RNAcentral holds the sequence, with entries from Rfam and Ribocentre. c-di-GMP-I riboswitch aptamer from Methyloprofundus sedimenti, 84 nucleotides, folded computationally. The coordinates come from a structure-prediction model, not an experiment, and the mean pLDDT is 76. It matches the Rfam family "c-di-GMP-I riboswitch aptamer". Its family is annotated with cyclic-di-GMP binding in the Gene Ontology. Clan: c-di-GMP_I riboswitch clan.

RNA sequence: UUUAUUUUUUGCCAAACAUUUUGUGAGGUGGGGACGGAAAGCUUCAGGUCUCAUUAAUGAUGAUGAGAUAGCUGAGUUGCAUAU
Numbered sequence: 001u002u003u004a005u006u007u008u009u010u011g012c013c014a015a016a017c018a019u020u021u022u023g024u025g026a027g028g029u030g031g032g033g034a035c036g037g038a039a040a041g042c043u044u045c046a047g048g049u050c051u052c053a054u055u056a057a058u059g060a061u062g063a064u065g066a067g068a069u070a071g072c073u074g075a076g077u078u079g080c081a082u083a084u
Stems, first nucleotide, its partner, number of pairs: 012037002017032001019030001021028002035071001041077003045074003048069003051063005
């Protein structure tokens, strides 16, 4: 430096729930709390699911720095310990 995840250590993140605050909403923020996670770090590029508006409509088009979800899947990218 590259590859892999066989093993181990020190550590890391934080579901539901209640609360705080924010949003038309899906949801998001703060602290509490741990269901779980080897990327549950980051990025909406492709798909899925969900919200709002228009519409006769289950279709289609759009959305605040191009709606939400990165803990739905794939993809891209970055990082840590040990070993080879």
Lineage of the source: Bacteria > Pseudomonadota > Gammaproteobacteria > Methylococcaceae > Methyloprofundus.